[in-house]
The RNA shown here (c-di-GMP-I riboswitch aptamer) has 80 nucleotides and comes from an Acidobacteriota bacterium. It matches the Rfam family "c-di-GMP-I riboswitch aptamer". Rfam describes the family as follows. GEMM was predicted in a large-scale screen for bacterial structured RNA regulatory elements. It was read from a public genome assembly, where an Rfam model found it. The coordinates come from a structure-prediction model, not an experiment, and the mean pLDDT is 90.

RNA sequence: UUCCGAUAAGGGCAAACCCGUCGUGAGGCGGGGACGCAAAGCCACGGGUCAGGAGUCGUCCUGACAGCCGGGUUACCGAA
Repeated sequence: UUCCGAUAAGGGCAAACCCGUCGUGAGGCGGGGACGCAAAGCCACGGGUCAGGAGUCGUCCUGACAGCCGGGUUACCGAA
């Protein structure tokens, strides 16, 4: 340094659900809350799912999801 990932240390994130708020919607943000997570940090690049619209019903357009799977990129700790 790379792989790897412990009933290690110090920390971190936060599903469902509830409240507020924004959005036609998927969903976002803030607060509460913890099912989980070693990238559950970041990037919609490929696939996928979801929403709205259009359609000649083959699909197409515009969005959302990074906690669906790959990929890219950065990073804390150090037992085996």